[in-house]
Context: one part of a larger RNA
């Protein structure tokens, strides 16, 4: 010198863009993940219609919808933290023995059928969580037959294996008047190929300590056999005795690891907040289920600490999610608004959710910009200090005159973040079809949390905005008073014991400025 996710003292005026660590300590309260009626039986609540009505209501799922409830699809992503982990990781480069929902191309189908069960009723048990038994219902839930281009075992003779419907319009026929049927459109089922994610192996690097020299027995390596989506000692039985180590193994200690980031001319050292890629964890400890993915933050079981509620028999609970609280510390914010954007989920759409996400609030914690006025002004005013008593100094400083008005203040205008879905038209493709429906052009419209938006124009005052540290040398900056090795200063070297430029204060001055020192840390 430069740098910080900083603190601490004294001071502060406005804007942008950032950034807010300690107890992986414990958590009151509200929100953080649902959503589909175009799978389904259906109708508690609203809201229309339609009937009765003693006018008070009462009936009907009929419609618009939608409580619970079956069934789908996501709840493995997004958010968080950094505990563990020194290699099951992490970072470069390679391998084969795997899997892969939603998506995209391609081939082939989608027939005909059965049993059941929640909601519900009906009866009970319980304080509560919750739960029993009886009745009767549906489906894109479940299970069987069938075919099976294909996939799969395969001793090549065979064997095995699938599926589900829903909307939308409809011209002839047919009809129990529900549809059948035809056609779009989304689905469903099978197997190919991609794509995108993921498992999984191999070298090479990845902190200290020898005051830690031996370590290993499922350990090393074969067959057999099981298992895995997969390769393997992953697991089993047997057989062989192997395999690692002074190129530091085994043990202990510390640590998430990189892109990066500090700081150096570089080598290199020191770090690993914010962002971005992996990892790991979710109250410890262990466990498996469902699934295309977990051994699952907001999902199950058991076990344990701890905290709740209890009728004492038994329950419930997990903020390392977003805010809040208590604690701890020298320290780190709101129990905030909106889905306008951008993403995500789910839906055919419309939508709905969404503390991811934009945003705003608090903090000079960082970096950037901007003000705190310009210009004139000598009687060198007055006051203050200092003096050799002439004077010098503060000082063009101020007052005084002339003038702007950034920013703040007030009142007006007023972009851009919003065009897409959707609707309405025209063409084209599908089709018996001018419906539907997809596509592609065009049209007019509707949607902003921020937001009293940015920008810009008026007014009005100079009007509302300057500190902090330092002056012995290093090191820019000098008198005077007090004080008298006292009180006291100090990064070193030192000062102070009666003229202290070093201690106080107070005029000068010196650097830096909305900041300036101080610890603290790393180059």
């Nucleotide at each position: 010198g430069a740098u910080u996710g900083a603190a601490c003292g004294c001071u502060g005026g406005c804007g942008g863009c950032a950034u807010g660590c300690u107890u992986a300590c414990a958590c009151a309260u509200g929100c953080a993940a649902g959503u589909c009626g175009a799978a389904c039986g259906g109708u508690a609540g609203c809201a229309g219609g339609u009937c009765c009505u003693u006018c008070g209501g009462g009936a009907u799922g009929c419609u618009g919808a939608c409580g619970a409830g079956u069934g789908g699809c996501g709840g493995a992503c997004g958010g968080g933290u950094g505990a563990g982990u020194a290699a099951u990781g992490c970072g470069c480069a390679g391998a084969a023995a795997u899997c892969u929902g939603c998506c995209c191309a391609a081939a082939a189908g989608u027939g005909a059928g059965g049993a059941a069960u929640a909601g519900c009723c009906u009866a009970g048990g319980g304080a509560a969580a919750c739960u029993u038994a009886g009745g009767g219902u549906a489906a894109u839930a479940c299970c069987g037959c069938a075919u099976g281009u294909g996939c799969c075992c395969u001793a090549c003779g065979g064997g095995g294996u699938a599926a589900a419907g829903c909307a939308g319009g409809g011209g002839a026929u047919c009809u129990u008047c529900g549809g059948a049927c035809c056609u779009u459109g989304c689905g469903c089922u099978u197997u190919u190929g991609g794509a995108u994610g993921a498992g999984u192996c191999u070298g090479c690097g990845u902190c200290g300590g020898a005051u830690u020299a031996g370590c290993u027995u499922g350990u090393u390596g074969g067959u057999g056999g099981g298992g895995u989506a997969a390769a393997g000692g992953c697991c089993u039985a047997c057989c062989a005795a192997g395999g690692c180590g002074a190129c530091g193994a085994u043990c202990c200690g510390u640590a998430g690891c990189u892109g990066g980031u500090u700081u150096g001319a570089g080598a290199g050292a020191a770090u690993g907040a914010u962002c971005a890629g992996c990892c790991a964890c979710a109250c410890u400890g262990g466990g498996a289920c469902u699934g295309a993915g977990a051994c699952a933050c907001g999902g199950c079981c058991c076990a344990g600490a701890c905290u709740c509620c209890u009728a004492c028999g038994g329950g419930a609970g997990g903020c390392a999610g977003c805010a809040g609280u208590g604690g701890g510390g020298a320290a780190u914010a709101u129990u905030g608004g909106a889905c306008a954007a951008u993403g995500g989920g789910c839906g055919a759409a419309a939508g709905c959710c969404u503390g991811a996400u934009c945003c705003a609030g608090c903090a000079a914690u960082g970096c950037c910009g901007c003000g705190u006025g310009u210009g004139u002004g000598a009687a060198g005013a007055a006051g203050g200090c200092c003096u050799g008593c002439g004077g010098g100094u503060u000082g063009u400083a101020a007052a005084g005159c002339a003038c702007u008005u950034u920013c703040a203040g007030c009142a007006g205008u007023g972009a851009g973040g919003a065009a897409a879905g959707a609707c309405u038209c025209a063409g084209c493709g599908c089709u018996a079809a001018u419906a539907c429906c997809g596509c592609u052009g065009a049209g007019g419209g509707a949607u902003g949390a921020c937001g009293u938006u940015a920008g810009c124009u008026a007014c009005a005052c100079a009007a509302g905005a300057a500190g902090c540290a330092c002056c012995g040398g290093c090191u820019a900056a000098c008198u005077c008073u007090g004080u008298g090795c006292c009180a006291g200063c100090a990064g070193c070297c030192g000062c102070g014991g009666u003229a202290a430029u070093a201690c106080a204060g107070a005029g000068g001055g010196u650097g830096c400025g909305a900041g300036c020192g101080u610890u603290a840390a790393u180059c």